[in-house]
Molecule: c-di-GMP-I-GGC riboswitch aptamer
Organism: Deltaproteobacteria bacterium
């Protein structure tokens, strides 16, 4: 620089369920694994979804796509 066929330590957690917090969408906290090599970070774009007083506004999501930051362990070159 590329990749993620191999190894090691190991992370994260989607449906569901319980508490709770919100008008919602959805947060958070246990508990569970369907799956991720960035499923680590940021609402910048886009899409999607919620309120609302709907030519807008305010939100909410990055585990849907781009985009920027940062990083583990290997393989190859």
């Nucleotide at each position: 620089a590329u990749c993620g066929u191999c190894c090691a330590g190991g992370g994260c957690a989607a449906a569901c369920c319980c508490g709770u917090c919100g008008u919602g969408a959805g947060g958070c906290g246990g508990g569970g694994a369907c799956g991720c090599a960035a499923a680590g970070c940021c609402a910048g774009g886009g899409a999607u979804c919620u309120u609302c007083u709907c030519c807008g506004a305010a939100g909410a999501c990055c585990g849907c796509c781009c985009g920027g930051c940062c990083g583990c362990c290997g393989a190859u070159c």